Small-subunit ribosomal RNA from an uncultured bacterium, 1390 nucleotides, folded computationally. The sequence is in RNAcentral, with records from ENA and SILVA.
RNA sequence: AGAGUUUGAUCCUGGCUCAGGAUGAACGCUGGCGGCGUGCCUAACACAUGCAAGUCGAACGAAGCAUUUAAGACGGAUUUCUUCGGAUUGAAGUCUUAUCUGACUGAGUGGCGGACGGGUGAGUAACGCGUGGAUAACCUGCCUCAUACAGGGGGAUAACAGUUAGAAAUGACUGCUAAUACCGCAUAAGCGCACGGAACCGCAUGGUUCUGUGUGAAAAACUCCGGUGGUAUGAGAUGGAUCCGCGUCUGAUUAGCCAGUUGGCGGGGUAACGGCCCACCAAAGCGACGAUCAGUAGCCGACCUGAGAGGGUGACCGGCCACAUUGGGACUGAGACACGGCCCAAACUCCUACGGGAGGCAGCAGUGGGGAAUAUUGCACAAUGGGGGAAACCCUGAUGCAGCGACGCCGCGUGAGCGAAGAAGUAUUUCGGUAUGUAAAGCUCUAUCAGCAGGGAAGAAAAUGACGGUACCUGACUAAGAAGCUCCGGCUAAAUACGUGCCAGCAGCCGCGGUAAUACGUAUGGAGCAAGCGUUAUCCGGAUUUACUGGGUGUAAAGGGAGCGUAGGCGGUACGGCAAGUCAGAAGUGAAAUGCCGGGGCUCAACCCCGGAACUGCUUUUGAAACUGAGGUUCUUGAGAGUCGGAGAGGUAAAUGGAAUUCCCGGUGUAGCGGUGAAAUGCGUAGAUAUCGGGAGGAACACCAGUGGCGAAGGCGAUUUACUGGACGACAACUGACGCUGAGACACGAAAGCGUGGGGAGCAAACAGGAUUAGAUACCCUGGUAGUCCACGCCGUAAACGAUGAAUGCUAGGUGUAGGGUCGGAAACGGGUCUGUGCCGCAGCUAACGCGAUAAGCAUUCCACCUGGGGAGUACGGCCGCAAGGUUGAAACUCAAAGGAAUUGACGGGAGCCCGCACAAGCAGUGGAGUAUGUGGUUUAAUUCGACGCAACGCGAAGAACCUUACCGAAACUUGACAUCCUGCGAAUCCGACUGUAAAGGUUGGAGUGCCCCUUCGGGGGAAUGCAGAGACAGGUGGUGCAUGGUUGUCGUCAGCUCGUGUCGUGAGAUGUUGGGUUAAGUCCCGCAACGAGCGCAACCCCUAUUGUUAGUUGCUACGAAAGAGCACUCUAGCGAGACUGCCGUUGACAAAACGGAGGAAGGCGGGGACGACGUCAAAUCAUCAUGCCCCUUAUGUCCUGGGCUACACACGUAAUACAAUGGUGGCCAACAGAGGGAAGCAAAGCCGCGAGGUGGAGCAAAUCCCUAAAAGCCAUCUCAGUUCGGAUUGCAGGCUGCAACUCGCCUGCAUGAAGCUGGAAUUGCUAGUAAUCGCGGAUCAGCAUGCCGCGGUGAAUACGUUCCCGGGCCUUGUACACACCGCCCGUCA
Repeated sequence: AGAGUUUGAUCCUGGCUCAGGAUGAACGCUGGCGGCGUGCCUAACACAUGCAAGUCGAACGAAGCAUUUAAGACGGAUUUCUUCGGAUUGAAGUCUUAUCUGACUGAGUGGCGGACGGGUGAGUAACGCGUGGAUAACCUGCCUCAUACAGGGGGAUAACAGUUAGAAAUGACUGCUAAUACCGCAUAAGCGCACGGAACCGCAUGGUUCUGUGUGAAAAACUCCGGUGGUAUGAGAUGGAUCCGCGUCUGAUUAGCCAGUUGGCGGGGUAACGGCCCACCAAAGCGACGAUCAGUAGCCGACCUGAGAGGGUGACCGGCCACAUUGGGACUGAGACACGGCCCAAACUCCUACGGGAGGCAGCAGUGGGGAAUAUUGCACAAUGGGGGAAACCCUGAUGCAGCGACGCCGCGUGAGCGAAGAAGUAUUUCGGUAUGUAAAGCUCUAUCAGCAGGGAAGAAAAUGACGGUACCUGACUAAGAAGCUCCGGCUAAAUACGUGCCAGCAGCCGCGGUAAUACGUAUGGAGCAAGCGUUAUCCGGAUUUACUGGGUGUAAAGGGAGCGUAGGCGGUACGGCAAGUCAGAAGUGAAAUGCCGGGGCUCAACCCCGGAACUGCUUUUGAAACUGAGGUUCUUGAGAGUCGGAGAGGUAAAUGGAAUUCCCGGUGUAGCGGUGAAAUGCGUAGAUAUCGGGAGGAACACCAGUGGCGAAGGCGAUUUACUGGACGACAACUGACGCUGAGACACGAAAGCGUGGGGAGCAAACAGGAUUAGAUACCCUGGUAGUCCACGCCGUAAACGAUGAAUGCUAGGUGUAGGGUCGGAAACGGGUCUGUGCCGCAGCUAACGCGAUAAGCAUUCCACCUGGGGAGUACGGCCGCAAGGUUGAAACUCAAAGGAAUUGACGGGAGCCCGCACAAGCAGUGGAGUAUGUGGUUUAAUUCGACGCAACGCGAAGAACCUUACCGAAACUUGACAUCCUGCGAAUCCGACUGUAAAGGUUGGAGUGCCCCUUCGGGGGAAUGCAGAGACAGGUGGUGCAUGGUUGUCGUCAGCUCGUGUCGUGAGAUGUUGGGUUAAGUCCCGCAACGAGCGCAACCCCUAUUGUUAGUUGCUACGAAAGAGCACUCUAGCGAGACUGCCGUUGACAAAACGGAGGAAGGCGGGGACGACGUCAAAUCAUCAUGCCCCUUAUGUCCUGGGCUACACACGUAAUACAAUGGUGGCCAACAGAGGGAAGCAAAGCCGCGAGGUGGAGCAAAUCCCUAAAAGCCAUCUCAGUUCGGAUUGCAGGCUGCAACUCGCCUGCAUGAAGCUGGAAUUGCUAGUAAUCGCGGAUCAGCAUGCCGCGGUGAAUACGUUCCCGGGCCUUGUACACACCGCCCGUCA
């Protein structure tokens, strides 16, 4: 940075599509490791369970527990005395009271905190957010600083106890008690309030400082004696509140909205301003600079993309806002109208004893649901931070970590070196090979990751580590545990085979697939990316395809039908000031993070940290004054006005006129008129048409008349008058920018149409009739109503077009025309000028066509409009209209195009020119008959196959009885009928036999031993050949002529088809090759931006016509014949000559050439042949041959026998024969050719036969001999008949060829004697030695021709001409065709 796609090709317009980047993604296939991030986008759906906000005993009382001490009670161990009866001592332990301590516990009063932190984006289009300001209109707990204080009292209440209601939640009553809980009183430096005074200041209300009087309100204690806490006031810091400027999505098919609404006065309320609320007063306020309404949406820093400007997004992180099941409300408090507070209402869920209660995961996990889709009911307070506390400490799902997910980014690995027998396998192959591929194997080496073992952090300041035995380090060990996904027709890097056969399928666009698919599926190979790869979705880009940067509107989409003019936008000259825009400097702000640059830290990177610049913005301020602006003054050129003048179908109204049509009346007059391509309907003997005279009525105004005039457009055409608009010219005294454009608005606006009332001659939708036609609801004709005309009112559209908005300025010329004035000139006329209207044209523009001072050029201003085709100017809604309808004006869905201009062809029932037996003029035919032959069809076991308009059909086939033969039936063979190779045996070869219905085939016997080389003489080897065997292979007239080569047909022997260089064109292409002549011809001449060249034409080649010369045997000649002689002639075959528009005349352009003439055997290409340009028809042929691929392989091959290709209700083509007298038959034989053929041949004479033929065998490998007789001709007869025409068919008898003549040959003789009397529609050939007619020969061939290919004999008619039919050539024109008119395409139906 572009690419694909509209066309046969081109340029343009224009849409669609692709390559890039991105994502909170999802899906498919696959999946080794680590780091850093990230993870409900859907149901602001519902939630089980646990946790997420507590803390303070250094505020307080009481209770429990433990503890110290004291007292009392009970208790009675122990001690002493004893008369043994008792007396004395009184420990442990228990209980009660008081007291001490407690790191203790859970309630309660009280304090602080639950307004932070965490979540979500429902609502919100808003001062919500962003940015910058304001508060002289405000508040602020905890914290910091400062100043001043804390005196003395009082009354309660929870807890607790008792009673009591209730299932519970929760209460009720009575009684007791404490405080840093609550309430008065005192005090007041300072503070608040009310009323004053002074100074200073500001930005409007106003503020600050000082001061006077009156008035009001405080406090709490605890203590370890260090302190902590409290009250008031001020200041600070922090946090908040309110107001304002600017910015902030879409829709006008939402245009009007609003009643506390807008403002005022006075109150209330608030921390504070304010209609925030209230009473009263006024009637305002907002809105095309988009109000209101509707839809959608949290906003931003930023993120993605982009060269940028922009466009899209608002996950994570950060700021702000809003919300906490839905809606409403307040309380407490410094702060809330409060996520884990309260009250009410609603929905839902749960408990219930049915009376009542409880709850709120949009906190962290987790569940259900929804969904394409999004994680653990984890660990820890170790760190960072938060709450409480004096502190220890407690709490903290904030947070730090871990877990899960390739969801993203980044990094690493899956090994490295050597290694050619280029292994095997696989794929392919032209079978040789090639690819995979140094890839593997093998040898050597290494250990990153993972695995095993050992050590082991930082993060923590003295202790304290969830992470974690983690990061990291070390050691040993094994190449082991670790590669996929997509793609390979073009775009777009990368191809082959097989399978499939418009099927299955692919596809982002174009498009692939119908038997050789690089596009489907698989395989092999390759390309790309890689732990990922593809797909889907979305966004930006490419897309300058909404164009600010950076587009357009004559014909591609697009100029309003035209004017006037409002808002708005833009605006001439000069001067001096101002400073809103503008420019420059400075200051503030533009949070952090992000992005960029430079460093640094994790081994690197991602990631993180530090610094810098940047954040293009906003605000304040100081300056500048060119430009724009607002205001002031000035000017005249823009604009206007004035005076004079001429031109005009400009408009409106009225009046008048003649020609014509029609009708009425009358006259003349008679049979038609009218109409058409031709007719008919119609009119007319009741007198039409025609003609003359008179009259009526309506409409339109011939000539003049002109790419002439006027008008804004629509439009305006007889004459006159009245009223009236505009433009133009001349003059330069007046105004002094008064201008241009113009959304809405207003008025104008052809035709048709509508309403009311007139009018109505002609014309004429509808309608009727007649024609045309397959039909004809049309075109043509005869009629004919609305309408057309007038007045008034509506409609508001047209290809309302120059398909070109208006205005201004500038930019070569030439030539017409209309109006005016000017200069020169006697005039004719000429020069210059203004305004209009045309043509040509330079520069320039344009995709081209074209435009070109009347721009589509160069610039400026304003308006309108366009953004792929269809759906559709349709639907819905609004507005307008009496209606018809108009205006505004979508979407769903669908296509990959639709389109413009130009190019080359092809085509045209377009034009011009020209040619051809193309027509015409002629001659002979075909089409009718029977026959022959080919084809179709039918039939058949088979009737083998091919050829199908011309250009298949007497064609392949120059010759089917067998063979041919490919077809059918039957019988056989299987390395084969044919080729090459190998092994074994045998010489080859010859002669049999059996079987087989016939042959092929099968079985089998005998004879025979050759040739070459070596030899030790035993033998061995080889060539050719036969048999047997094994496979490689043979074979195929099987398929595909739409896979092919080669060959051929055809347009067409038509005159065309191209190239090089140059030139023109953006290009396809053009030019040359067109034009003027001429020719059979692109033949030649001339001209020309062309000059040359090639393939074609012509010529060169062959035959033929004349002649010269040379040569002459088999030819020819003299002659009765032969021999012999000769080469004059005929002839033969070599070489020459000859014809070239060369000569003359005329025409033509002084050309090319044409016409006429002379001479000449021949005259304008002398006649004929061969020769066929580039190409067209997927033309024909796979069955001549060759050949790719496919198919068959004891058969789709091969051999053999018989049959078939010869069938026969029928149809067609091509021929021969006829229908007769230009003839038939017979006779005479008396004539005259050319060109061929001949040895497995042609065959003479002679003889036999009516004849076919037989016999015979001279001659001839041919100018010698033979085929060979030429026939039409002449004479006679027949006399117009189905015949003495015609010969089909059939019978009998023969001949020939051949193994063979039945299916199925040819010929002869006799007999038989069909149709047919010149052929409908239609159609063929031929222009001179031609048609017609007559015979002759040859190829094929044993035999078989009416076919084919040749040969000569006799020998015409006609061509005015190019209108028409067919085909072709050149030029031109139109085209929506390009598979090219057998095209394309519209509608209906299925």

Rfam family: Bacterial small subunit ribosomal RNA. Gene Ontology terms of the family: structural constituent of ribosome and ribosome. The prediction has a mean pLDDT of 84.